Molecule: transfer RNA
Organism: Candidatus Staskawiczbacteria bacterium RIFCSPLOWO2_01_FULL_33_9
RNA sequence: GCCGGCGUAGCUCAGUGGUAGUAGCAUACGUUUCAUAAGCGUAAGGUCACAGGUUCGAUCCCUGUCGCCGGCA
Numbered sequence: 001g002c003c004g005g006c007g008u009a010g011c012u013c014a015g016u017g018g019u020a021g022u023a024g025c026a027u028a029c030g031u032u033u034c035a036u037a038a039g040c041g042u043a044a045g046g047u048c049a050c051a052g053g054u055u056c057g058a059u060c061c062c063u064g065u066c067g068c069c070g071g072c073a
Stems, first nucleotide, its partner, number of pairs: 001072007010025003018056001027043005049065005
């Protein structure tokens, strides 16, 4: 330099056009216990990497940029 994949909550991930984006772990609170942990319940936490485009409508499709990973030279 060229090609491909990935980027979603603090972390690991699901979701792949339709009004409201999942779950687990972690966190806070409650419950339980003499107490802690574990368990159970509830809650909070998201500009879906950034910008533009297509569409009535974009996390999802297209283009570019940035970052990470892999392959070729």